[in-house]
């Protein structure tokens, strides 16, 4: 300088191909049941506006642009 992939909860992550029912899981985190107490385990909760803008659309985590970060190839 070219090419390609990530970037969604505190932590790892699906979900993007093919736009559309309420943006979920697991572990963590809080309360509770157990227990003398812990943990284990089981119930119930909080916790996200999807990396930032713009754009198209009736509708955008998804499509198009355009930054910004990470990571792998060329040179």
């Nucleotide at each position: 300088g070219g090419g390609c992939g990530g970037g969604u909860a505190g932590c790892u992550u699906a979900g993007u191909c093919u736009g559309g029912u309420u943006a979920g899981a697991g572990c963590g985190c809080u309360g509770g049941u157990c227990u003398u107490a812990u943990a284990a385990a089981c119930c119930a909760g909080a916790g996200g506006u999807c990396c930032g803008g713009a754009g198209u659309u009736c509708a955008a985590a998804u499509c198009u642009c355009c930054g910004c970060u990470c990571g792998c190839c060329c040179a």
Annotation: RNAcentral holds the sequence, with entries from ENA. The RNA shown here (transfer RNA) has 75 nucleotides and comes from a Candidatus Woesearchaeota archaeon. Its Rfam family is "tRNA". Rfam classes the family as a transfer RNA. Taxonomically the source falls in Candidatus Woesearchaeota (Archaea, Nanobdellati). Model confidence (mean pLDDT): 82 of 100.